Overview: This is a predicted structure of a 72-nucleotide RNA (transfer RNA) from Branchiostoma floridae. Rfam family: tRNA. It is annotated as a transfer RNA. Gene Ontology term of the family: triplet codon-amino acid adaptor activity.
RNA sequence: UCCCAUGUGGUAUAGUGGUCAGGAUUUGGCGCUGUCACCGCCAAGGCCCGGGUUCUAUUCCCGGCGUGGGAA
Numbered sequence: 001u002c003c004c005a006u007g008u009g010g011u012a013u014a015g016u017g018g019u020c021a022g023g024a025u026u027u028g029g030c031g032c033u034g035u036c037a038c039c040g041c042c043a044a045g046g047c048c049c050g051g052g053u054u055c056u057a058u059u060c061c062c063g064g065c066g067u068g069g070g071a072a
Base pairs, nucleotide, nucleotide: 001071002070003069004068005067006066007065010025011024013022018055027043028042029041030040031039048064049063050062051061052060
């Protein structure tokens, strides 16, 4: 320099062109318990950035950036 893949809460991840983006884990609160833990309930927290297509984009397309792999 070129090619391929990938980017979703703090972490690892599911998902789809359609109006609350889901579960796990973490954190906080409450309940339970003599206490802690476990368990239950509730809450907070997310689609990498820009542009395009479309009535509608997290999803499709283009570019950028980051990460991983490959070629020379």
Description: The organism belongs to Branchiostoma, within Eukaryota. A source record names the gene tRNA-Asp-GTC-4-1. Model confidence (mean pLDDT): 80 of 100.